This is a predicted structure of a 1479-nucleotide RNA (small-subunit ribosomal RNA) from Cristatella mucedo.
[in-house]
RNA sequence: AGAGUUUGAUCCUGGCUCAGAGUGAACGCUGGCGGCAUGCCUAAUACAUGCAAGUCGAACGAAGAGGGUAACCUCUUAGUGGCAAACGGGUGAGUAAUGCUUAGGAAUCUACCUAGUAGUGGGGGACAACUGUUGGAAACGACAGCUAAUACCGCAUAAGUCAGAGGUGAGAAAGGCGCGCAAGCGUCGCUACUAGAUGAGCCUAAGUCUGAUUAGCUAGUUGGUGAGGUAAAGGCCCACCAAGGCGAAGAUCAGUAGUCGGUCUGAGAGGACGAUCGGCCACACUGGGACUGAGACACGGCCCAGACUCCUACGGGAGGCAGCAGUAGGGAAUAUUGGACAAUGGGCGAAAGCCUGAUCCAGCAAUGCCGCGUGAGUGAUGAAGGCCCUUUGGGUUGUAAAACUCUUUUAUUAGAGACGAUAAUGACGGUAUCUAAUGAAUAAGCACCGACUAACUACGUGCCAGCAGUCGCGGUAAUACGUAGGGUGCGAGCGUUGCUCGGAAUUACUGGGCGUAAAGGAUAUGUAGGUGGAUUGGUAAGUUGGGAGUGCAAUCCCUGGGCUCAACCCAGGAACUGCUUCCAAUACUGCCUUUCUGGAGCAUGAUAGAGGAUAGCGGAAUUUCUAGUGUAGGGGUAAAAUCCGUAGAUAUUAGAAGGAACACCGAAAGCGAAGGCAGCUAUCUGGGUCAUUGCUGACACUGAGAUAUGAAAGCGUGGGGAGCAAACAGGAUUAGAUACCCUGGUAGUCCACGCCGUAAACGAUGAGUGCUAGGCGUUGGGGUCUUUGACUUCGGUGCCGUAGCUAACGCGUUAAGCACUCCGCCUGGGGAUUACGGUCGCAAGACUAAAACUUAAAGGAAUUGACGGGGGCCCGCACAAGCGGUGGAGCAUGUGGUUUAAUUCGAUGCUAACCGACAAACCUUACCAGCUCUUGAAUUGUAGCUUAAGUCGUGCCAGAGAUGGGCGAUGUUGAGAAAUCAUAGUUAUAACAGGUGAUGCAUGGCUGUCGUCAGCUCGUGUCGUGAGAUGUUGGGUUAAGUCCCGCAACGAGCGCAACCCCCUUCUAUAUUUGCCAGCGGUUCGGCCGGGAACUAUAUAGAUACUGCCAAUGAUAAGUUGGAGGAAGGUGGGGAUGACGUUAAGUCAUCAUGUCCUUUAUGGGCUGGGCUACACACGUGCUACAAUGGCACCUACAACGAGCAAGCAAUACGGUGACGUGGAGCGAAUCUUUAGAAAAGGUGCCUCAGUUCAGAUUGCAGUCUGCAACUCGACUGCAUGAAGUUGGAAUCGCUAGUAAUCGCGGAUCAGAAUGUCGCGGUGAAUACGUUCUCGGGCCUUGUACACACUGCCCGUCAAGCCAUGGGAGCUGAAUUGACCCAAAAACGAUGAGCUAACCGCAAGGGGGCAGUCGUUAACGGUUGGUUUGGUGACUGGGGUUAAGUCGUAACAAGGUAGCCGUAGGGGAAUCUGCGGCUGG
Repeated sequence: AGAGUUUGAUCCUGGCUCAGAGUGAACGCUGGCGGCAUGCCUAAUACAUGCAAGUCGAACGAAGAGGGUAACCUCUUAGUGGCAAACGGGUGAGUAAUGCUUAGGAAUCUACCUAGUAGUGGGGGACAACUGUUGGAAACGACAGCUAAUACCGCAUAAGUCAGAGGUGAGAAAGGCGCGCAAGCGUCGCUACUAGAUGAGCCUAAGUCUGAUUAGCUAGUUGGUGAGGUAAAGGCCCACCAAGGCGAAGAUCAGUAGUCGGUCUGAGAGGACGAUCGGCCACACUGGGACUGAGACACGGCCCAGACUCCUACGGGAGGCAGCAGUAGGGAAUAUUGGACAAUGGGCGAAAGCCUGAUCCAGCAAUGCCGCGUGAGUGAUGAAGGCCCUUUGGGUUGUAAAACUCUUUUAUUAGAGACGAUAAUGACGGUAUCUAAUGAAUAAGCACCGACUAACUACGUGCCAGCAGUCGCGGUAAUACGUAGGGUGCGAGCGUUGCUCGGAAUUACUGGGCGUAAAGGAUAUGUAGGUGGAUUGGUAAGUUGGGAGUGCAAUCCCUGGGCUCAACCCAGGAACUGCUUCCAAUACUGCCUUUCUGGAGCAUGAUAGAGGAUAGCGGAAUUUCUAGUGUAGGGGUAAAAUCCGUAGAUAUUAGAAGGAACACCGAAAGCGAAGGCAGCUAUCUGGGUCAUUGCUGACACUGAGAUAUGAAAGCGUGGGGAGCAAACAGGAUUAGAUACCCUGGUAGUCCACGCCGUAAACGAUGAGUGCUAGGCGUUGGGGUCUUUGACUUCGGUGCCGUAGCUAACGCGUUAAGCACUCCGCCUGGGGAUUACGGUCGCAAGACUAAAACUUAAAGGAAUUGACGGGGGCCCGCACAAGCGGUGGAGCAUGUGGUUUAAUUCGAUGCUAACCGACAAACCUUACCAGCUCUUGAAUUGUAGCUUAAGUCGUGCCAGAGAUGGGCGAUGUUGAGAAAUCAUAGUUAUAACAGGUGAUGCAUGGCUGUCGUCAGCUCGUGUCGUGAGAUGUUGGGUUAAGUCCCGCAACGAGCGCAACCCCCUUCUAUAUUUGCCAGCGGUUCGGCCGGGAACUAUAUAGAUACUGCCAAUGAUAAGUUGGAGGAAGGUGGGGAUGACGUUAAGUCAUCAUGUCCUUUAUGGGCUGGGCUACACACGUGCUACAAUGGCACCUACAACGAGCAAGCAAUACGGUGACGUGGAGCGAAUCUUUAGAAAAGGUGCCUCAGUUCAGAUUGCAGUCUGCAACUCGACUGCAUGAAGUUGGAAUCGCUAGUAAUCGCGGAUCAGAAUGUCGCGGUGAAUACGUUCUCGGGCCUUGUACACACUGCCCGUCAAGCCAUGGGAGCUGAAUUGACCCAAAAACGAUGAGCUAACCGCAAGGGGGCAGUCGUUAACGGUUGGUUUGGUGACUGGGGUUAAGUCGUAACAAGGUAGCCGUAGGGGAAUCUGCGGCUGG
């Protein structure tokens, strides 16, 4: 410090997620030791048991025990009394200020302690204990009597104190112990006062969470006077008076919360937290209350009320662990009913001492931090083993192990043994620590290994099981699941989960934004507020510097020190960025003040304008009415119909009525704050601009709330109503058409008045000021000049553009640039322009505005493609123009379907369907039935056997055959002396063979298609942040990215073309089997001699290149025409198929991974099937006839074939298929081969189901073949079906082509209407590119990228989830009013009772019980507010691979879309009105 994730890719915006650190943690797996820390975060829930606050006999009486003969002494302590119990310890419920923090203040108290001053005299009366009686279950009392004090009460005294203006008045005390014979001394106390210290109370300022969907709150409330009350100021309380006080700088209300030092994180600023330790506060079962006291309204005190628990004799009592342990409960979760007062500290005491769950220790827990260990060295046959991997060679585990040598931290045992206490006293303590001995001995796991993120292989699984922080893995080769091996990381821990900060500049003070990504308010005026021109002097609030005080300690940081180190602890320093106060400075800001004119405004003179309001006037047009002319149509549409019209329309002429809107001018124009504003005239009126001088003197800018204005639609009341036109009706369209189109038509549109307050109210751009190149228009003024113009200046309004900015697009003096001031707004998408609440409105609705839940994206700009019922250009038998077909018939053939034991398998739009198959009777053959073999039909090894084996034959036996068996004939391999070996056969066995079994979506190879379309790319350079672009686009041209020109491109590659083959022309060479012009011969046949001219053959060449001419073009490329030429613009045809696309086809040509099978899914055999047949489709053949059929006669080819088991002549037989026979030929020689057929000639048929057609069937044959039954081809005779030119639709073809005619080959024993070739005859048409299909280039739009077979919207139906409303039901909080009123306090009363004082007494004073009043908790009744849960039913929302209906949006999305509004409709939506361009 960053990374992953939106896309095909890119940049940006923006969220989500991760890597880090931390934790009072929990969970999973694992676990050796020690030190130091820490340990109920939940139920402030309830608590059994024990302990946690006592002490003093030197305050007092009394009792008991012990001792003593006794006096008496010692010990103990229930009670009186004193001090303490208000500390220490716990907890965080409440509390948003009665709190806390920081800094100050004045009107106070303070036991014990310290210092000082003055005293401590003399009396009195009681009450406990105790005794007696007595009540009660108990707790606890009642009555009577006795008694002491440092208990209580007077009196005396009063230095100082208090009260008072003063005279004056008031108010204290206690003794005990020790010593002493005593006087007395000492000590501990006591009283009053002063001062200190400590502690506490009170007040002020500032700071201190969230919510405005909480905006007003307040009646003792705010202040005053007086009285009361308190230790003390004060409405703290009361009486009276006044009417204040708080609040947008957030009162009140609601929610949440103890607070700080600090802790965690962070570079910091910040953010989150507030365990342990320390300060403060609050609380002690819940609520209220006071008493005592120096101090409490009191955790282990009291009273009352309430809830709960316990005891009870039912009458009544007792209790409060948020002290330490512990229990139950809750919970993911948190320890021992331990030891000791040895230390530190506290209480009491004169002291000894006692008490102390404070504290110090120990126990439990890896809860955290720190330290140590689980061994170290050597050791390569790189051992063995591995359910590890493997290319089978090996690799890896791995110096790891073993082995040898060494060590003993830890552990165990034994011994010694501290500091903490420098006298005594040690819980810890079987301590720490040290020494010795034993012996590698006692000690390693966890997570991860697709990317982020360090670390990879195998097997299993097969969208299953599962994983997952995000992206995402898993559908048979998973580095992502599970296991293993290996590896990586950390290590007595490791992972997971939760939470916090960080990363996140993702709330932006440091440090963000708002044209299109979320975000500028619809516009203006203006209040508070914020900000503010130049200048003089003052002040010193802000600001700056210095000093002082404070900022507890601890923590953090630095230094040093102590535990062996560290954690930890100790000491010192620094720091604590803060607050207060004093002094100083005065540049800037503020405040006061003096001036100024530049900002702003006023005056004066001009001036443009659809600026606003009101009134009047005008013409054109539509419609209606009246009248005339006139006749059959009109209107409307893509086409129609509804509709109007013979009752006279439309058209036309004249007149009238009425309403609305204002053509041309007219414009990027003008005006206005925006909305908006358009005929003409008048009146009233707002603002602007320019020019000139003069005046005021900062008067300014912005602007939360507020106020005003605010299109269209809509609402209310009253008018008006021509046209248009939501709704509505009808007609069309359509699958439907609640739409688009048409005919009608009501609200409305118009006017007046009043509401509404919203729009894509847009420049999607807030207002103001200053600064920063220009150029070209336009509009309103002014100036200058050489004036139908030029230059210049001010104000507006547009275009282009520099710098700069921007993610890009773009903006660019009219900023989206550079700056300042103020306001508004944003923080992922959806939910949601929503709900609830509030305000406004007559309503419609507007404004304000969440959450649950859900999701990993949503989005902007640009790029490349693809697509468009976008555009432009161009091409193709693509259409058109033609010719001939298919679709109808019969048959052939293939497919689907059906059938079947099987009808083997594959191919399925174009790109399957006479396709694989160039040929199924058996074989083929893969299928079915039956039979049969199991190392097998092939190969290798081992062992055994046989000497052979083998070959040929068989009218032999069994069998369907395979097969098994027999018979006959023939034969005896090579090496070696031999044994034997090799070879061969056979048997057994081990390896393995075999598979047309699966997967073409694991593959290679091959192939189809786009497409023989003209495209596809690269290097360097340049442009762009980038994806990418450029080149390759443009202007021409071409069949062509073919070529030329231009150009930030220059070049190059794969394609195109050419090079190759065939045909067409010529030349040279060659001359047999081919040829024969000339010469000779001839049996008349190139037959022979011969020839080499011609044809042909087959080698090598030539030719054609827009080369020439003309025109055109840009002087180019080229195009058009022409000449010449066998051929002319690629001469015709073939081969040749770029980058790629299609998970196209093929595992059944072949090869091949993996899986499956192995007496079978393999091998063999016989028979059957692939040939089935209601049907559907494709491809063909033959026809339907006279351009024909038949008969006879008569011509002309080419490509080929003949591996011999072939082609076969002449000849003979047969009507014929064919047979007999076999000359010639392994082929330019012979054969096929024939006279090719059509064509030509002659004749018949004469338009018919025929002398057309030739299916079907019968009979008889031929050939091939082991074999023609299923199931061959052909022949003859006979039979003679459908069919008379074929619906919708659809196919081929542009010249030697279509059409038509025959011939040949491959396959093949036989079997073509198929296929591959060959030649013969031989056309028609193409205006042209509007349309259909396909393609190419450029451009445009896009929400598509699996790319339009795309994407995607809404209703309905189903599951699940959260949520709003909801008659209500039910809790909680808070509050108003009223009622009851405990304890208690205060007041009143007090006839009852009453020790101290007064009084001789009576009595008084004082006190108490009791009673009453005021305040007052809980409680009750009733009303309100807020909030939670639940609720029949109901609303919308979200989500969920394959439900229904449509197709609204994205392309002109097929009616451009969207915004506001209104109406309609199953639904998306449609229509009206106005607006926007994001058409």
About this RNA
The prediction has a mean pLDDT of 84. Lineage of the source: Eukaryota > Metazoa > Eumetazoa > Phylactolaemata > Cristatella. It matches the Rfam family "Bacterial small subunit ribosomal RNA".